[in-house]
RNA sequence: CAAGCAUCCUCAUCCAAUGUUUCGUUUUGAACCAGGUCAGGUCAGAGAUGAAGCAGCCUUAAGAAAUUGAUUCAUGUGGGUGGGGAUGCUUGAUG
Numbered sequence: 001c002a003a004g005c006a007u008c009c010u011c012a013u014c015c016a017a018u019g020u021u022u023c024g025u026u027u028u029g030a031a032c033c034a035g036g037u038c039a040g041g042u043c044a045g046a047g048a049u050g051a052a053g054c055a056g057c058c059u060u061a062a063g064a065a066a067u068u069g070a071u072u073c074a075u076g077u078g079g080g081u082g083g084g085g086a087u088g089c090u091u092g093a094u095g
Base pairs, nucleotide, nucleotide: 001092002091003090004089005088006087007086008085009084010083011082012081013080014079015078016077017075018074019073022070023069025066026065027064028063034059035058036057037056042051043050044049
């Protein structure tokens, strides 16, 4: 100096794990300042009828929760592959 093996470090990449961003799905979700339907009652009318509209019910917004899927970012986590560096052992060549 070269080759092989082993260990350690480092970089890249992939898989997993953990956490995180966003979206989707489901559930829930408005006394009044969302909507629809508006019992009762109120108002107008001679009447027919009409108007506004509380409670209730329904649909949902903001929000909250859950599970699953996808997605963003990250790493004092685990591992695979490849490059580089260091150390040790073996073999060979040269000085």
Model confidence (mean pLDDT): 76 of 100.
Predicted 3D model of a 95-nucleotide RNA (Bacterial small signal recognition particle RNA) from Candidatus Izemoplasma sp.
It matches the Rfam family "Bacterial small signal recognition particle RNA". About the family: The signal recognition particle (SRP) is a universally conserved ribonucleoprotein involved in the co-translational targeting of proteins to membranes. It is annotated as a non-coding RNA gene.